The part of an RNA shown here (small-subunit ribosomal RNA, 5' domain) has 497 nucleotides and comes from an uncultured soil bacterium.
Model confidence (mean pLDDT): 85 of 100.
It matches the Rfam family "Bacterial small subunit ribosomal RNA".

Context: one part of a larger RNA
RNA sequence: GGAUGAACGCUGGCGGCGUGCUUAACACAUGCAAGUCGAACGAACAUGUCUUUCGGGAUAUGUUAGUGGCAGACGGGUGCGUAACACGUAGGUGACCUGCCCUGGAGUGGGGAAUAACUAUCCUAACGGAUAGCUAAUACCGCAUAUGCUCGGUGAUUCAUUUUGCCGAGUAAAGUCGCAAGAUGCUUCAGGAUGGGCCUGCGGCGGAUUAGGUAGUUGGUGGGGUAACGGCCUACCAAGCCGAUGAUCCGUAGGGGGCGUGAGAGCGUGGCCCCCCACACUGGCACUGAGAUACGGGCCAGACUCCUACGGGAGGCAGCAGUGAGGAAUAUUGCGCAAUGGGCGAAAGCCUGACGCAGCAACGCCGCGUGAGGGACGAAGGCCUUCGGGUCGUAAACCUCUUUUCUGGGGAAAGAGCAAGGACGGUACCUCAGGAAUAAGUCUCGGCUAACUACGUGCCAGCAGCCGCGGUAAAACGUAGGAGGCGAGCGUUAUCC
Numbered sequence: 001g002g003a004u005g006a007a008c009g010c011u012g013g014c015g016g017c018g019u020g021c022u023u024a025a026c027a028c029a030u031g032c033a034a035g036u037c038g039a040a041c042g043a044a045c046a047u048g049u050c051u052u053u054c055g056g057g058a059u060a061u062g063u064u065a066g067u068g069g070c071a072g073a074c075g076g077g078u079g080c081g082u083a084a085c086a087c088g089u090a091g092g093u094g095a096c097c098u099g100c101c102c103u104g105g106a107g108u109g110g111g112g113a114a115u116a117a118c119u120a121u122c123c124u125a126a127c128g129g130a131u132a133g134c135u136a137a138u139a140c141c142g143c144a145u146a147u148g149c150u151c152g153g154u155g156a157u158u159c160a161u162u163u164u165g166c167c168g169a170g171u172a173a174a175g176u177c178g179c180a181a182g183a184u185g186c187u188u189c190a191g192g193a194u195g196g197g198c199c200u201g202c203g204g205c206g207g208a209u210u211a212g213g214u215a216g217u218u219g220g221u222g223g224g225g226u227a228a229c230g231g232c233c234u235a236c237c238a239a240g241c242c243g244a245u246g247a248u249c250c251g252u253a254g255g256g257g258g259c260g261u262g263a264g265a266g267c268g269u270g271g272c273c274c275c276c277c278a279c280a281c282u283g284g285c286a287c288u289g290a291g292a293u294a295c296g297g298g299c300c301a302g303a304c305u306c307c308u309a310c311g312g313g314a315g316g317c318a319g320c321a322g323u324g325a326g327g328a329a330u331a332u333u334g335c336g337c338a339a340u341g342g343g344c345g346a347a348a349g350c351c352u353g354a355c356g357c358a359g360c361a362a363c364g365c366c367g368c369g370u371g372a373g374g375g376a377c378g379a380a381g382g383c384c385u386u387c388g389g390g391u392c393g394u395a396a397a398c399c400u401c402u403u404u405u406c407u408g409g410g411g412a413a414a415g416a417g418c419a420a421g422g423a424c425g426g427u428a429c430c431u432c433a434g435g436a437a438u439a440a441g442u443c444u445c446g447g448c449u450a451a452c453u454a455c456g457u458g459c460c461a462g463c464a465g466c467c468g469c470g471g472u473a474a475a476a477c478g479u480a481g482g483a484g485g486c487g488a489g490c491g492u493u494a495u496c497c
Base pairs, nucleotide, nucleotide: 001497002496003495004494006493007492008491009490010489013368014367015366016365017364018363019361020360021326026324027323028322030321031320032319035070036069037068040067041066043064044063045062046061047060048059049058050057051056077279078278079277087203088202089201090200091199092198093197094159096196097195101192102191103190104189105188106187107186108185109143111141112140118133119132120131121130122129123128148171149170150169151168152167153166154165155164156163175184176183177182205251206250207249212242213241214240217239218238219237220236221235222234223233224232254276255275256274257273258269259268260267261266281302282301283300284299285298304315305314306313307312332358334357335356336355340354341352342351343350344349371401372400373399374398381392382391383390384389406434407433408432409431410430411429415424441486442485443484444483445482446467447466448465452481453480454479455478456477462469463468
């Protein structure tokens, strides 16, 4: 000198774009943050119409607790752990999976048994639950069929568990909407796309005042397990495997794209944004599912908090706001789904604290303003003075002008592809009027280092980045006048280059 997610002191007019708990992965009141589908299903309720043997029945529309489907594994947060194939990069998978989507082939036949909702009875303070009975489905289960697929046997083929022929066994399905045409689903197979799993080479940290480490350890065989290779697991067998090219141990740490600085080499760093990883009160476990060992799902244990009728229950903000605590320090319990994107739905649409906006903060960067021209041998006043004067100083007053900004009035968007639909917003912007009006500080002035005098103080009070100032004329302390620097900021502190 540059830089910062900054803080502190003094000061503070406006706008645009960004950024904002770096500390306690501390504890959390309250609200919201993941639902949706009635064109899968029965039922209930409301309204209307038709009918009636007055018990009711049929039908249309709307609403939805439940069954069922899809979503909830995304999106959003945090950086605890992790020195590791976690990440980056380059490859491998002849060892693999992939819902929704796209392409192509084949099929969608015929049955059955339940169960929630509901009704009845009952238990409970609550959370919830028990028994009996009824019912539907794209829920569940057999049967048929099998282009295929899977497994076994066998022939050929291959480096191979590859490819291919034959035989045997096994294995599917669901409907809904529509007058219909048809649409959309469902099953199975092959391919694609996308996303992922696993493996490997290389790369990026401090300590040797850590030198030996290892028993599923290293390898093999059989078996199990997985989508898949594999000590991944298990039984047996062998005794291996790693290490000064630093094993093991200890400490520290999420990694990268990047960012800061620097001429570069390098050094430092990983906040915002993007990619990957890990985590979701702490520890463990699986279930469901194409996908989780699942932040706002489940079970167990623990700590903590809350409710309780003392028998027992409920909870998890490292989502968005917000509260307490910690701290030098970090914002609103805002508006809207109008846009972009996501989930569900045939659609209308619903949901979306993702997102779009607004609010707060000079926290940062950038831009603008606080007026412009004229105006004295130079007012008053301050300060200095050799008492002559000098200086603040064209500065002010005064005259003329302008209106960015400000205040008030009027108009008024784009953002919305296609009729309507805009949170932002009566905002940006345009226009009219008014009036210099509403707007300057801060640090320094001994040398480094641009800028000097007076008074006060008297090794005191104080200053200070280094050298050093202050003990009676201090350009170094304090005040004043003046001057210098930067300017809506200025200075200090911390950290990096």